Context: one part of a larger RNA
RNA sequence: ACCUACGAGUUACUUCUCACUGGCGAGGUUAAGUGGCUUGAGCCACGGAUCCGGAGCGAAAGCGAGUCUGAAUAGGGCGUAUAGUCAGUGGGAGUAGACGCGAAACCUUGUGAUCUACCCUUGGUCAGGAUGAAGCUCCGGUAACACGGAGUGGAGGUCCGAACAAGUUAACGUUGAAAAGUUUUUUGAUGAACUGAGGGUAGGGGUGAAAGGCUAAUCAAACUGGGAAAUAGCUCGUACUCCCCGAAAUGUCUUUUGGGACAGCCUUGGGGUCAAGUUUAAUGGAGGUAGAGCUACCAAUAGGACUAGGGGGAGUCAAAUCCUACCAAAUCCUGAUGAACUCCGAAUGCCAUUAAAUAUACCCAGGAGUGAGGGCAGGGGUGCUAAGGUCACUGUCCGAGAGGGAAAGAACCCAGACCAACAGCUAAGGUCCCCAAAUCACCACUAAGUUGAACAAAGGAGGUCCAGUUGCAGAGACAGCCAGGAUGUUUGCUCGGAAGCAGCAAUUCAUUUAAAGAGUGCGUAACAGCUCACUGGUCGAGCGACAGGGCAUCGAUAAUAAACGGGCAUAAGUGGUGUACCGAAGCUUUGGAUUUAUGCAUUAUGUGCAUAUCUGGUAGGGGAGCAUUCCAUUCAGCGGCGAAGCGGGAUUGUAAGGUCCUGUGGAGCGUAUGGAAAAGCAAAUGUAGGU
Repeated sequence: ACCUACGAGUUACUUCUCACUGGCGAGGUUAAGUGGCUUGAGCCACGGAUCCGGAGCGAAAGCGAGUCUGAAUAGGGCGUAUAGUCAGUGGGAGUAGACGCGAAACCUUGUGAUCUACCCUUGGUCAGGAUGAAGCUCCGGUAACACGGAGUGGAGGUCCGAACAAGUUAACGUUGAAAAGUUUUUUGAUGAACUGAGGGUAGGGGUGAAAGGCUAAUCAAACUGGGAAAUAGCUCGUACUCCCCGAAAUGUCUUUUGGGACAGCCUUGGGGUCAAGUUUAAUGGAGGUAGAGCUACCAAUAGGACUAGGGGGAGUCAAAUCCUACCAAAUCCUGAUGAACUCCGAAUGCCAUUAAAUAUACCCAGGAGUGAGGGCAGGGGUGCUAAGGUCACUGUCCGAGAGGGAAAGAACCCAGACCAACAGCUAAGGUCCCCAAAUCACCACUAAGUUGAACAAAGGAGGUCCAGUUGCAGAGACAGCCAGGAUGUUUGCUCGGAAGCAGCAAUUCAUUUAAAGAGUGCGUAACAGCUCACUGGUCGAGCGACAGGGCAUCGAUAAUAAACGGGCAUAAGUGGUGUACCGAAGCUUUGGAUUUAUGCAUUAUGUGCAUAUCUGGUAGGGGAGCAUUCCAUUCAGCGGCGAAGCGGGAUUGUAAGGUCCUGUGGAGCGUAUGGAAAAGCAAAUGUAGGU
């Protein structure tokens, strides 16, 4: 992992509630028990204890179709005018383990120190080598000691190093040889050493040279039995089929936020109002948003005018007074801002009335689930006009929605799947090949493989196309070439120098001219030199400037080679116009099934036909069935002339499933109608067995 078997909403209660069915009915009903018939999942009778209903109101005394409050004959609250009760079945609730499995823990009775910690008693073990303390002896030495030397001696939590004990390093081992080891290497090795045997200390206790260590592979409180099916707002699992409807992720409160209660939204049954719901149209309303405006307020605001006040200056002190390219109130002109401004002011939405269409809406009762939502679009808050961010609102989709398109994709575009068809038409999107359909038609653009469905800016640029404005031009433009580009003058000043060209100044002048600046740039120390503006000639037709639009260009950098889906494409790219075709579970056609409503028919509550309608679906509500085991009745059923089970085949039903044939098997099994359940497995890191 697979197969087989087992495996989860059960049962009880004189409990509560609702629905359906049945009995009796202002009543209904027995319980225990007793008797009879009988052995059953019993039946009949008795038994009236009890319980519910038949009257309520009040805290109560109490009164009573009323009563309580109250001074009240007022008002108000609760009642009166509508039948219950018993049993069965089913939905739900309560109390019980209460759908199943699952804690970590808590309490309690005991069992453990054969492991290990420490202690007690009694034993055992430590090759060999090294060092050489005290003391002692001898010699020297001293007044005597002291002291020195040599020898002897054999101390030590001394040294080296086996056994023994430990476990430093590395490798291996890691479904191991081993639930802690092997090899290498290392530490202690006469000591606080190691070790045998016997004994002691016990669970909030022991023991601990102290690590929360150890206390039998278990330790921040051992193990075993019990309370016990502890509790689990948590996780996982929860078993056959078909049909109808179909949510929520919101509000309020919550020691509450991954849980609940009530409401909202779903479903089932019932009800009556008589249209209360929805849509459209018309009419009438309330409102202060978008926008707009501000010479209508409030607040803020740029420039100018005018002008208080202030600053600065002048005025010989002080002042009057004057000036002011300074600051600036009020006022005026121009411009102009605002969620918490408004002289104004929509659209939409909302309310009401009328009309039309449609079929909801509402109330009562039973059952829920939901109370983590999410994307997109819009107008907003917050944030950075960040986020696949966050918050509220409106809509929509996903959630719970399949199909086609977007290469691939929950929510983007198209479109809502009852079933079948080798029929047709379309949507979005496409039509060279992958790949169904145009290598379709016409007009333009692009040269960058730009582009060909994620995506880029400021800025740069004689890319190219288009439509403009403006200037020059056969009285010859623009570009090129030839020539000129002068004189007063080296203008004045400054300066070492300043001569067109460091700098400053200037009515920057004037003269000769076809034209030529007191000079556009390069250059020199300063001159010189080159050049330009400007002019003539040559040439012979268009040439400049400006702003705008389209497509392209650079800007352009990320980690495997990788962002047309690929091949590839100069269109098969981009913009525009047109026709045809393809394209979905959409629509249509043909056949069939289902829901609901109405009508008709039939006949007994179902069936048939017709018309209309319906049939995506998670949580969830409702309906109808299939299968398994057992029981009662039934077929005076089947069976050694072969039951159940198992293998194969055929057939049938919308499905769960059914029937038949055949082989195997070798003794039991079924039909019909009811009843009762240990009543259906793919999942629970499910349990057991097998492979």

This is a predicted structure of a 691-nucleotide part of an RNA (large-subunit ribosomal RNA, domain II) from a Chitinophagaceae bacterium. Its mean pLDDT, the model's own confidence on a scale to 100, is 83. Lineage of the source: Bacteria > Pseudomonadati > Chitinophagia > Chitinophagales > Chitinophagaceae. The sequence was found in a public genome assembly.